Background:
A computed fold for a 74-nucleotide RNA from Kapaibacterium sp. (SeqCode), annotated as transfer RNA. Its Rfam family is "tRNA". Taxonomically the source falls in Kapaibacterium (SeqCode) (Bacteria, Pseudomonadati, Eximiradiia, Kapaibacteriaceae (SeqCode)).
[in-house]
RNA sequence: GCUCCCGUAGCUCAGCAGGAUAGAGCAUCAGUUUCCUAAACUGAGGGCCAGAGGUUCGAAUCCUCUCGGGAGCG
Numbered sequence: 001g002c003u004c005c006c007g008u009a010g011c012u013c014a015g016c017a018g019g020a021u022a023g024a025g026c027a028u029c030a031g032u033u034u035c036c037u038a039a040a041c042u043g044a045g046g047g048c049c050a051g052a053g054g055u056u057c058g059a060a061u062c063c064u065c066u067c068g069g070g071a072g073c074g
Base pairs, nucleotide, nucleotide: 001073002072003071004070005069006068007067010026011025012024013023019057028044029043030042031041032040050066051065052064053063054062
């Protein structure tokens, strides 16, 4: 330098042949329970989906560029 893959909650990820309020587990906080802790159960908070632009009535999803990470080739 070229090609490909990935970037979504604090962490690990799902959702990606466009459709309405963006989800799960773990973690955090509160409550129930217990003499206390842990465990279990219930609930809550937390994301402008890496950034910018474009297409569209509508974009996490499609297109372009940029940034970051990884792999391969030279």